[in-house]
RNA sequence: GAGGAUCGCGGCACCUUCGGGUGUCGAGGAAAGUCCGAGCUCCGCAGGGCAGGGUGCCGGGUAACUCCCGGGCGUCGCAAGGCGACGGACAGUGCAACAGAGAGCAGACCGCCGAUGGCCCCUCGGGGCACAGGCAAGGGUGAAAGGGUGCGGUAAGAGCGCACCGCGCGGCCGGCAACGGUCGUGGCACGGCAAACCCCACCCGGAGCAAGGCCAAGCAGGGACGAGGAGUUGCCCGCUCCGUUCGAGUCCCGGGUAGGCUGCACGAGGCCGCCGGCAACGGCGGUCCCAGAGAAAUGAUCCUCCUCCGCUACGGCGGGGAACAGAACUCGGCUUA
RNA sequence: GCCGGAGUAGCUCAGCUGGUAGAGCAGCUGAUUUGUAAUCAGCUGGUCGGGGGUUCGAUUCCCUUCUCCGGCU
Numbered sequence: 001g002a003g004g005a006u007c008g009c010g011g012c013a014c015c016u017u018c019g020g021g022u023g024u025c026g027a028g029g030a031a032a033g034u035c036c037g038a039g040c041u042c043c044g045c046a047g048g049g050c051a052g053g054g055u056g057c058c059g060g061g062u063a064a065c066u067c068c069c070g071g072g073c074g075u076c077g078c079a080a081g082g083c084g085a086c087g088g089a090c091a092g093u094g095c096a097a098c099a100g101a102g103a104g105c106a107g108a109c110c111g112c113c114g115a116u117g118g119c120c121c122c123u124c125g126g127g128g129c130a131c132a133g134g135c136a137a138g139g140g141u142g143a144a145a146g147g148g149u150g151c152g153g154u155a156a157g158a159g160c161g162c163a164c165c166g167c168g169c170g171g172c173c174g175g176c177a178a179c180g181g182u183c184g185u186g187g188c189a190c191g192g193c194a195a196a197c198c199c200c201a202c203c204c205g206g207a208g209c210a211a212g213g214c215c216a217a218g219c220a221g222g223g224a225c226g227a228g229g230a231g232u233u234g235c236c237c238g239c240u241c242c243g244u245u246c247g248a249g250u251c252c253c254g255g256g257u258a259g260g261c262u263g264c265a266c267g268a269g270g271c272c273g274c275c276g277g278c279a280a281c282g283g284c285g286g287u288c289c290c291a292g293a294g295a296a297a298u299g300a301u302c303c304u305c306c307u308c309c310g311c312u313a314c315g316g317c318g319g320g321g322a323a324c325a326g327a328a329c330u331c332g333g334c335u336u337a
Numbered sequence: 338g339c340c341g342g343a344g345u346a347g348c349u350c351a352g353c354u355g356g357u358a359g360a361g362c363a364g365c366u367g368a369u370u371u372g373u374a375a376u377c378a379g380c381u382g383g384u385c386g387g388g389g390g391u392u393c394g395a396u397u398c399c400c401u402u403c404u405c406c407g408g409c410u
Stems, first nucleotide, its partner, number of pairs: 001305007009026007028324001032335002035333005040208004047237004052204005057071005072086001073084004087199002092197002094193002109139002111135003116132002118129004147165006166188001167186008212262004221253005228242004269288008306321006338409007347362004356393001364380005386402005
């Protein structure tokens, strides 16, 4: 843990000599956290604008979802497979400490070159200096340094040229789509952060069963302020109600109550079979009724089986079923234990 | 049961358009004083409740979890 018996506890039904008896049912995969989504109920059926919040590849499932299924892409892995808050950074604003020469349409610190001009030497062939100047290939800093690799090219270099890869743009083909494939083209220009503000698309009225409905019981008013107040998150408009002589509302003092019924358990319900679908799930048929109260029951012992641990003379013997936890209006998820 | 708020030094609190965390009190050392208090100068002291994620970088943003506090009949 499964089945059974006895005793105990709680709900319901029936019986009762009112003491009780009989029958039946009685925790979880998370009942938990209350993180999402709904049902249900009330508020004025909730109108408009602003603010605010949420979601974010595509398709499907669902009452709904931030959930689930399938697919795409990215990433990790040899692979099976795992993981992904995965729209936009040519709409705009902003951020990048320290280090570093330079951090956003960048930058000569070390370095390379010095073809050309300059200076010096000369055996007139040339050689040297590194002044002007050229260079982003190499080093160094950094999380990040403005496509990568190779060949050519050059004084040295550089998409400067070419090939492949990457990226952007366009066409065609496949796919519902995300996207993929292919052809052409551009010579590279658009770097990172949106779990920064923001933009785009879609969604969101609020509160919660202590919601709400019905019944019963009880009471005593007084004082101060006072023209506005209330109508279920913020601000404005609109609408409704109460009030400004009879005083709404707020504060203070005083008085009363501390109950019952309902909502409340037949539900987006469980199980079995067949059918559709890759699946999530859906349809049809059959079958079952399955905790519910009030600060709140659900436990103990014994027997059999199963299972775990230890010992074993393999015949058995001894011990355990422990962990996390525990219904409170109800479901679907997620998360945590 | 439902709703809301807070965890930062020993205590009370700052810091949150992300860049090595501060103040007051307390503690320790020194000065001052005959001595103590007060005062002055200096110093020590932080898993920013725990775990994970986003980012180059998290006290700060996001998710999850733990603890504490308050309100509602």
Model confidence (mean pLDDT): 80 of 100. Predicted 3D model of RNase P RNA and transfer RNA as a complex of 410 nucleotides. Rfam match: Bacterial RNase P class A.